Record summary
Small-subunit ribosomal RNA, 3' major domain from a metagenome, 481 nucleotides, folded computationally. The RNAcentral record of the full RNA draws on SILVA.
Context: one part of a larger RNA
This record gives sequence, structure tokens and C1' cells, in this order.
RNA sequence: UGACGGGGGCUCACACAAGCGGUGGAGGAUGUGGCUUAAUUCGAGGCUACGCGAAGAACCUUAUCCUGGUCUUGGCAUGCUUGAGAAUCCUCUCGAAAGCGAGGAGUGCCCUUCGGGGAGCUCUUGCACAGUUGCUGCAUGGCUGUCGUCAGCUCGUGUCGUGAGAUGUCGGGUUAAGUCCCUUAACGAGCGAAACCCUUGUCCCUAGUUGCCAGCGAGUCAUGUCGGGGACUCUAGGGAGACCGCCGGUGUUAAACCGGAGGAAGGUGGGGAUGACGUCAAGUCCUCAUGGCCUUUAUGAUCAGGGCUGCACACGUCCUACAAUGGAUCGUACAAAGGGAAGCGAACUCGCGAGAGCAAGCAAAUCCCAGAAAGCGGUCCUCAGUACGGAUUGCAGGCUGCAACUCGCCUGCAUGAAGCCGGAAUCGCUAGUAAUCGCGGGUCAGCAUACCGCGGUGAAUGUGUUCCUGAGCCUUGUACA
Repeated sequence: UGACGGGGGCUCACACAAGCGGUGGAGGAUGUGGCUUAAUUCGAGGCUACGCGAAGAACCUUAUCCUGGUCUUGGCAUGCUUGAGAAUCCUCUCGAAAGCGAGGAGUGCCCUUCGGGGAGCUCUUGCACAGUUGCUGCAUGGCUGUCGUCAGCUCGUGUCGUGAGAUGUCGGGUUAAGUCCCUUAACGAGCGAAACCCUUGUCCCUAGUUGCCAGCGAGUCAUGUCGGGGACUCUAGGGAGACCGCCGGUGUUAAACCGGAGGAAGGUGGGGAUGACGUCAAGUCCUCAUGGCCUUUAUGAUCAGGGCUGCACACGUCCUACAAUGGAUCGUACAAAGGGAAGCGAACUCGCGAGAGCAAGCAAAUCCCAGAAAGCGGUCCUCAGUACGGAUUGCAGGCUGCAACUCGCCUGCAUGAAGCCGGAAUCGCUAGUAAUCGCGGGUCAGCAUACCGCGGUGAAUGUGUUCCUGAGCCUUGUACA
């Protein structure tokens, strides 16, 4: 100087407490371990692995995965070299394909002494080399997680100390904050904090189509449908607005704190992006790059089939439930944000339905996906393993795709399992949050209970810091570094 303490003081955080909803019990989905297997490819491992890499394993993907069939200057790059041929296209044998082998059509451009030569491209011989998701993340770059959006981490000069170092950065207040004020052998400065950026909440100006429709007119069974209008909503550009600015109190005449007014918004208004010096030899050599090592008729390349989906079991994360604040059915209302051309696909017709047929419109504020759902108003069910719950299984169908056996999704009929609120333990959340309800997107031929977004309805509790956990500052002890 640090680190540590079942030492002390101060402070903070959904850390506890106060609440609300879950997990742990059931069935299913998914990941992991284990077991199995010819193979069940590899990585990730307390918090910080386990719906993670994977924004989508039927083939492909896919890999030193397995079983077989093949290729060897190679599927890909550059250069030299031998020989042949334009390029290119077609056919055939064997075959599961890849591949091996055979045959045919075809002759362009430049130069030419018409013998041929050359460029480019293809095949071929040989050589340099290619290739490697092979190993090492404990050789590395880059990127990322975590402590933690915690308030810290440092420097220059000066001063003190023999020195390591100290001071500044301590102390008194204050703050979300090393934020600011005061004091002060320190005075200043940098990286962080804050601000600048995006979004949302109010108003104004500008603009008015594809959006809107108050007033005027036309038209329809009806609809901004049409003329028109720019008021309103909205869209998208610019501006205003919040600064403890004003008032009162407290405070050291300070920083600031408390209350109030005005205001759409009040003390960082809400949310996001933004992550200091460093820690964990943290993660990644399978994104990429790269040192070293290994491999070179194989650890490279290619093809078919299988596997990654295997199931006595264990764990994580979720979905659906166990019902009456519910289930079923009829009617009816209100979103936001997105996507669309090898695409979204209306209306109409057929089908109980998944869907099919035909096909309008739309590179989209115009058309389509598109029906929001919970909600509200009726009716039935009356506490039961049920009109709860939907697993499982059978049959019949639909869709995508070369192909749904291993191994896709959906529909109809039938079947109708466990489950009556879950032990010890444990997780999330402080407001438009939790809870609950649906909608969209990426991936994608097809496949979503996952992920990323969007809006609808919309709480309870806390104004405390004794304790648990983690963190910050000061101080103290130490036989630790």
C1' cells in the first nucleotide's frame, strides 16, 4: 500500500421487511446431465452454463458424428510445366448417388510466309502449393459476459517522508453521483458521473396526400364515396417549454433540503443508447483473423442412408391446467407496432374445418395480411374429476416440399390420462410497474409454448434499515501478500 475480520461508524440497492404473482407437486414443450447407441457432432458449467452459440437438425444445414461408395494439384486461389482440345452442348454403360468409362455435335478472336503460331477458356502430366468446424482461448487480436450505470480510477507541479509511499481524493455539510459548497500544503487537470444524442408526455409555426371531415353541396341501402375544405385528428420538419426560475421556511449570508404557486410536465419528468482504471489466465482458435503444433491418396473433398429427435432416471427454463372473478354459446365495441413481389393476397364459389378454385388490388398513410383478445349484453352449466382439464391413442383428411417411415405442422370425428393449488426450499416485481389479454416481426419451402417488439385492461404494499445478501467511503486489528 492492499486484502481479510462471526471489528466499529456512515450510506445505498426489490437486499430484507410490507405486499402481489409465481417456481418446487401434475401433463406437455425445450435445454442439460446421465444412460443407451454404429453414431447419438462440438462448445457453454455457481452467481456470470442449462428455450445458451442455434433468428428455426426431414434431405440440405452437419462439422474427425456413424455405416458404406468414390476423388487425389484436389470443391476453391495463384504461378510454372507436358500433351490435347475453342468455349460449349448432347447421348449412352455400370450405379443409390457421387463417380468411373465410352461416343457424338461444334469450331469463334489476333497474327500468318497458309506449314503454323499466339491470347483466353476447358481437360490433362508433373511441381510449387491448396485444404483442415484438427489441437492449444493457459501463445494471441477482435468481440462479449461479470462486479456495475457501482462512483470510482488516475496524472502534472508543489509539499512531506531515508524509502516503499503519502498529500490532493481527508474533515464539516449536501447529492443519484469524487454532485456541489465550505474548510484546507496543496493548486490544477484527465478518464468516468452529469450534459450533449434518440424516444415519449404539452403547446405553437410550416406543410396537407395516400391521411382527416367541422361547416357547404352532390350521391348511396350503406361507406370521406365525390366536389371541396385545412378547422380538428394525424403525419413529419422546425421551434417553445423545466432552470430550484418564483414565493415561504430550514441551513453557515453557502451548497442544498422541505412545503407552496403557476404549469401538460417539478426538482435527473418517464424510457433508451451510452459501461472509467481494472477483476475473474472468465467465454469464444466452431463468426472472423492469427503464432506454434499436427495432418497431406487424408484430420482434405464428394455422395447415399442413418444420427444430432434415441429413454429406467435427475435438474434448469417455460406452456397448459387443476375451474364458477370460471367453462360453453349467441350478439356487440375499442388498439398499437409491423410485414408484403419467386411476395401479401380481398371479394365470390366449394368444404363442418384445415384448406381449395378463380382472381381484384397493392413495391403500399392508398391494396392485402387483419378477425384484435380480455371487455360489455343475453342464455346454459351449479361444485362434480364435472359441460373443469386436455395428455394419450385410433380413424379420416389438408398443406409445404424431390421426399413427411425414422422425424413436420394443421383440421374433423372418436378417445378423455394425470391434475382438486403443490414439502423443505426458492424467484420476479415499487406504476402505466406487477398481474392478465391478445397482435406483429425475424429465422423460415414448411415448422414457435422460444426470442425480439407492440398495444388493451390495470393493482397491492413500502416513506422503515434490527436482521440476510451484495456494494461504496472513513477508521481499527492482523503472525496474510
Its mean pLDDT, the model's own confidence on a scale to 100, is 81.